This is a predicted structure of an 83-nucleotide RNA (c-di-GMP-I riboswitch aptamer) from [Eubacterium] cellulosolvens. The coordinates come from a structure-prediction model, not an experiment, and the mean pLDDT is 76.
[in-house]
RNA sequence: UUAAUUGCAUAGCAAACCUGUAGUGAUGCAGGGACGCAAAACCGUGAGUCACGAGGCAGUUUCGUGAUUGUCUGGCUGCAAUC
Numbered sequence: 001u002u003a004a005u006u007g008c009a010u011a012g013c014a015a016a017c018c019u020g021u022a023g024u025g026a027u028g029c030a031g032g033g034a035c036g037c038a039a040a041a042c043c044g045u046g047a048g049u050c051a052c053g054a055g056g057c058a059g060u061u062u063c064g065u066g067a068u069u070g071u072c073u074g075g076c077u078g079c080a081a082u083c
Base pairs, nucleotide, nucleotide: 004082005081006080007079012037013036017032018031019030020029021028022027035070042075043074046072047071048068049067050066051065052064053063054062
């Protein structure tokens, strides 16, 4: 220095919920608040889920756009120890 494994919760992040705000909506942002997290740092590949629009429309079923990633997977970066 690199890979792998293990861990750190001191420091860090921040679920649900509440308030305000943006949005058709899913949901996002800010403040409060902590369920939890060794990558719950960052990105968003392939999927999953959700919303909107169109088609189809008895049923089955498709496409596009957007959202989520603390749903899985993927990329990339960090601290300590061991080998």
RNAcentral holds the sequence, with entries from Ribocentre.